[in-house]
RNA sequence: GGGCCCGUGGUCUAGCGGCUAUGACAACACCCUUACAAGGUGUGGGUCGAGGGUUCGAUUCCCUCCGGGCCCA
Numbered sequence: 001g002g003g004c005c006c007g008u009g010g011u012c013u014a015g016c017g018g019c020u021a022u023g024a025c026a027a028c029a030c031c032c033u034u035a036c037a038a039g040g041u042g043u044g045g046g047u048c049g050a051g052g053g054u055u056c057g058a059u060u061c062c063c064u065c066c067g068g069g070c071c072c073a
Stems, first nucleotide, its partner, number of pairs: 001072007010025003018056001027043005049065005
């Protein structure tokens, strides 16, 4: 330099162009317990990597960039 894949709450992850963006773990509160753990219920936490474009509508499609990984040279 060329090609391909990935980027979504603190971590991991789901998400045929239209739902209030899914679940697990973690955090916090309550229940349970003499207490702790386990278990149960609930709550908060996401500018969906950035910017543009297409569209009535974009996490999803297109372009450029940023970051990471793999392959080729």
Transfer RNA from a Candidatus Woesearchaeota archaeon, 73 nucleotides, folded computationally. The coordinates come from a structure-prediction model, not an experiment, and the mean pLDDT is 82. The RNAcentral record of the sequence draws on ENA. The source organism's lineage runs through Archaea, Nanobdellati and Candidatus Woesearchaeota.